[in-house]
Context: one part of a larger RNA
RNA sequence: ACCGGCGAGUUAUUGUAUCAUGCAAGGUUAAGUUGAAGAGACGAAGCCGAAGCGAAAGCGAGUCUUAAUAGGGCGAAUUAGUAUGGUGCAAUAGACCCGAAACCGAGUGAUCUAGCCAUGAGCAGGUUGAAGUCUGGGUAAAACCAAAUGGAGGACCGAACCGACGUACUAGGAAACGUGCGCGGAUGACUUGUGGCUAGCGGUGAAAUUCCAAACGAACUCGGAUAUAGCUGGUUCUCCCCGAAAUAGGUUUAGGCCUAGCCUUGAGAUAAUUCCCCUUGGAGGUAGAGCACUGAAUAUACGAUGGCGACAUCUAGUUGUACUGAGUGUAAUCAAACUCCGAAUGCCAAGGUAAGAAGUCUCAGGAGUCAGUGUAUGGGUGAUAACGUCCGUACGCAAGAGGAAAAGAAUCCAGAUCGCCAGCUAAGGUCCCAAAAUAUAUGCUAAGUGGGAAAGGAUGUGGAGUUGUCAAAACAGCUAGGAGGUUGGCUUAGAAGCAGCCAUCCUUUAAAGAGUGCGUAAUAGCUCACUAGUCGAGUGACACUGCGCCGAAGAUGUACCGGGGCUAAGCAUAUUACCGAAGCUGCGAAUUUAUACGAAUGUAUAAGUGGUAGGGGAGCGUUCUAACAACGGAGAAGAUUGAUCGAGAGGACAAUUGGAGUGGUUAGAAGUGAGAAUGCCGGU
Numbered sequence: 001a002c003c004g005g006c007g008a009g010u011u012a013u014u015g016u017a018u019c020a021u022g023c024a025a026g027g028u029u030a031a032g033u034u035g036a037a038g039a040g041a042c043g044a045a046g047c048c049g050a051a052g053c054g055a056a057a058g059c060g061a062g063u064c065u066u067a068a069u070a071g072g073g074c075g076a077a078u079u080a081g082u083a084u085g086g087u088g089c090a091a092u093a094g095a096c097c098c099g100a101a102a103c104c105g106a107g108u109g110a111u112c113u114a115g116c117c118a119u120g121a122g123c124a125g126g127u128u129g130a131a132g133u134c135u136g137g138g139u140a141a142a143a144c145c146a147a148a149u150g151g152a153g154g155a156c157c158g159a160a161c162c163g164a165c166g167u168a169c170u171a172g173g174a175a176a177c178g179u180g181c182g183c184g185g186a187u188g189a190c191u192u193g194u195g196g197c198u199a200g201c202g203g204u205g206a207a208a209u210u211c212c213a214a215a216c217g218a219a220c221u222c223g224g225a226u227a228u229a230g231c232u233g234g235u236u237c238u239c240c241c242c243g244a245a246a247u248a249g250g251u252u253u254a255g256g257c258c259u260a261g262c263c264u265u266g267a268g269a270u271a272a273u274u275c276c277c278c279u280u281g282g283a284g285g286u287a288g289a290g291c292a293c294u295g296a297a298u299a300u301a302c303g304a305u306g307g308c309g310a311c312a313u314c315u316a317g318u319u320g321u322a323c324u325g326a327g328u329g330u331a332a333u334c335a336a337a338c339u340c341c342g343a344a345u346g347c348c349a350a351g352g353u354a355a356g357a358a359g360u361c362u363c364a365g366g367a368g369u370c371a372g373u374g375u376a377u378g379g380g381u382g383a384u385a386a387c388g389u390c391c392g393u394a395c396g397c398a399a400g401a402g403g404a405a406a407a408g409a410a411u412c413c414a415g416a417u418c419g420c421c422a423g424c425u426a427a428g429g430u431c432c433c434a435a436a437a438u439a440u441a442u443g444c445u446a447a448g449u450g451g452g453a454a455a456g457g458a459u460g461u462g463g464a465g466u467u468g469u470c471a472a473a474a475c476a477g478c479u480a481g482g483a484g485g486u487u488g489g490c491u492u493a494g495a496a497g498c499a500g501c502c503a504u505c506c507u508u509u510a511a512a513g514a515g516u517g518c519g520u521a522a523u524a525g526c527u528c529a530c531u532a533g534u535c536g537a538g539u540g541a542c543a544c545u546g547c548g549c550c551g552a553a554g555a556u557g558u559a560c561c562g563g564g565g566c567u568a569a570g571c572a573u574a575u576u577a578c579c580g581a582a583g584c585u586g587c588g589a590a591u592u593u594a595u596a597c598g599a600a601u602g603u604a605u606a607a608g609u610g611g612u613a614g615g616g617g618a619g620c621g622u623u624c625u626a627a628c629a630a631c632g633g634a635g636a637a638g639a640u641u642g643a644u645c646g647a648g649a650g651g652a653c654a655a656u657u658g659g660a661g662u663g664g665u666u667a668g669a670a671g672u673g674a675g676a677a678u679g680c681c682g683g684u
Stems, first nucleotide, its partner, number of pairs: 001684006011093010026048003032042003052059002062074004096234002099231001103224006114198009123188001125157003128153001132149002135146003161185003165182005200216001202212002209218001237619006247260005261369002263366008273358003277352006288341001289339002294335003298331005306323001307321005372397010402413003417589004422585003428579003431564003437576001439575006450566001456550002460547004465542005477534005483507003488502003513528001517526002590609008620673001622670007630662002638657005644651002
């Protein structure tokens, strides 16, 4: 891992609701007795009900409140209880099953290890050479000096022994801590044998939360015990009807729970009802707009008060100001907590109503939900960021399959009862992959734009305009001229059209600036404006708009059309045809509800039949029990294979195998259905 078996809402008591049934102003027995009996009979103790109201005294079909029989609350025989059985839910119990870490009690452990006690044992060899002593020297005597002797030490080197600093190997090891090579102590606070002592709310500790039998921030064993688990996981057959929530309030509450909301089942009420739609009438201060208030804020004019300066000075004053700037006028603005104004929707009410939808309320039983999520839209927050976060409204997903978007919960189309080798469409498509147009008409694009992007940039190109100029010859090109006063004045070392400042005239002319740019130290030189000739038809400027261009760099591999590929098979406008879904239609079938008929479980018509949590209904199968009627050595159950019936759980049949028990019908009772629980046991 697979296969097989086992594996989870049970039982008792009580309450409540409902279904069936009996009796009913009454209902019913319990223990027990009798009995073959779990049947029946007896057993009336007890329980429930037949009266309520008030805190109570109390009163009573009423009572309480109260000054009040004014009003109001609760109540008064048409309902209620009880028994037996079924079912749902709840309470108490292990209470659907498995799962803690822990807590408590009673015991067992110091053969490991920590410390201590008693009694024993062990430490090759080598080195150093303390005190003391002796001899000699020395002294008044000592001290002191030298040489010997001596043999001290938590002394030195180093085996056994004890340890464990480094490193390599080992790592499902030879070993649940080791091995190799080096390393530390090695007469000591040394090492070690045997026996003994200390025990878990404890001991022991040269102290590390260390050790107390491979596990110690509180050992182990058994018991309380199925501890508790608002947590995780699991929870076994079928079909039919309906079908949520992820919100509010509260909570030592936030991943739990209670009440309400939303779902379901039953009973009842409403039909002169509700929704939709139309009309009419309302409440209101949003969007917008505005500046009349409250504030904000710009320019300008006037401008009080104050500041600074000048004049004057006995006081008073006069005057200036690029200072300050209340307030007023004009112009133009801003606001969620501004409003002189003010919608659309929505909301409330009344009336109407062809068609359409079927709702709404009350009581009672059962729930689930309290982590939501995306899109569109009105906002807050954030950065007018987020697949961000928090509200309102709608839709979807959740709990929704099918078609489109290459692929995709939340986008677009569309809501799947079942069958069909029938038809029509939606979104989206029609060259090939790949169903259907290489369709039609008119344009645009040349960028593979299409098939990713901004500010910004550009004689890309199409459309439609405004405005100049032009056969009195434009625009572009070519030829020629582009002069004189004058080097204008000033400035300057110089300033001559061309560093800078001022002025910017006159003349000759077809035309020519006191000069457009380059250039020189300054001149010079080149050029332009302007003019003539040549040429012979358009040529400039501006704003709007369609489609394109640049701007444009990324990490495995083209890689920003799904691909091939496309100049349309791209884009825009218009038109026709076709394809395309579980949509719609056709034919057939099932089922639910309603209505009608019918008298039988049908027929007809109409409308339905996606579905998680969850509610309701109807069934299949397993084991056992009872009754009835059966099968079986002329072959039961079980097994294998085949073919078949039923909407399904499932059922009957045939052949082979097997070798002794087993179905059916009607009731009853449950150890009653497995694929999941890192499930348990076994096999391979």
About this RNA:
This is a predicted structure of a 684-nucleotide part of an RNA (large-subunit ribosomal RNA, domain II) from a metagenome. RNAcentral holds the full RNA, with entries from SILVA. Its mean pLDDT, the model's own confidence on a scale to 100, is 83.